[in-house]
RNA sequence: GCUCCUGUAGUUUAAUGGAUAGAACAUCGCUUUGCGGUAGCGACGAUCUAGGUUCGAUUCCUGGUGGGAGCA
Numbered sequence: 001g002c003u004c005c006u007g008u009a010g011u012u013u014a015a016u017g018g019a020u021a022g023a024a025c026a027u028c029g030c031u032u033u034g035c036g037g038u039a040g041c042g043a044c045g046a047u048c049u050a051g052g053u054u055c056g057a058u059u060c061c062u063g064g065u066g067g068g069a070g071c072a
Stems, first nucleotide, its partner, number of pairs: 001071007010025004018055001027043005048064005
């Protein structure tokens, strides 16, 4: 330099172009316990970025950018 894959809560992830973007773990609060742990209930928290297509984009297209792989 060229080609391909990939970016969603702190982490692991779900979501035929249409529901308030869902869940688990973590964190925090409450209950439980003599204390802690376990358990139960609840809360917090996310679509890499800029455009395009569309009535509607996490999803499709293009550029950029982060990460990974291959070729030279």
Notes: This is a predicted structure of a 72-nucleotide RNA (transfer RNA) from a Minisyncoccota bacterium. Rfam family: tRNA. By type it is a transfer RNA. Model confidence (mean pLDDT): 81 of 100.